[in-house]
């Protein structure tokens, strides 16, 4: 240097929830806080989930607006949903 492994040690990250803030929203950011994580580091490339908007169909309701479900399209969000790509600490081998 490269590969494998992740028991321990030294460390790292930070779920839910709370507060503040941004956003129509999914959600993001900061602080607190730890459910967990050997890449829970980075990237929307593939799949998946979620949100907003539009269109179509159906349902209930009932005279005219709104509600629910599904499908399609578009725009966004989720990297701690999975895969993929890139990068990386320590220890052992």
């Nucleotide at each position: 240097g490269c590969g494998g492994u992740g028991u321990a040690a030294a460390g790292g990250c930070a779920a839910a929830c709370c507060c503040g803030u941004c956003g129509c929203g999914a959600g993001g950011c900061g602080g607190g806080g730890a459910c967990g994580c050997a890449a829970a580091g980075c990237u929307c490339c593939g799949g998946g989930g979620c949100u907003c908007c539009g269109u179509g169909a159906g349902g209930a309701g009932g005279c005219u607006c709104a509600c629910c479900u599904c499908a399609c399209g578009a725009a966004g969000c989720c990297g701690g949903c999975c895969g993929a790509g890139c990068u990386g600490c320590c220890a052992c081998u």